[in-house]
RNA sequence: AUAGAUCGCUAGGGUUCCGGUAAAAAGUUUGGCUUUUUACGACUGGUCCGAGAGCAAUCGACCUUCUCCAGAAGGUUACACGGAGGGAUAAAAGCCCGGGAGA
Repeated sequence: AUAGAUCGCUAGGGUUCCGGUAAAAAGUUUGGCUUUUUACGACUGGUCCGAGAGCAAUCGACCUUCUCCAGAAGGUUACACGGAGGGAUAAAAGCCCGGGAGA
């Protein structure tokens, strides 16, 4: 400080949807099932959200070498403690404000 960009994933996150659990009602071959409604994320889950300070890949930038002058190969891309508060989405969060305030 303009300390690169994109994509995939993870830590993490909640509860729209799916599934799960419970209750009630109805149906049924009376046997457990099925359907509907409500509640629960004090349900490990699937979908979903998801890192500046997490991982990996690709691209970009820069450096060196080779070179048939069009490219190829190798390398670098460092460091990064951090609230409170607010915002989005169904909701929350290491999401966004934000490499912010502060240290």

The RNA shown here (Guanidine-I riboswitch aptamer) has 103 nucleotides and comes from a marine eukaryotic metagenome.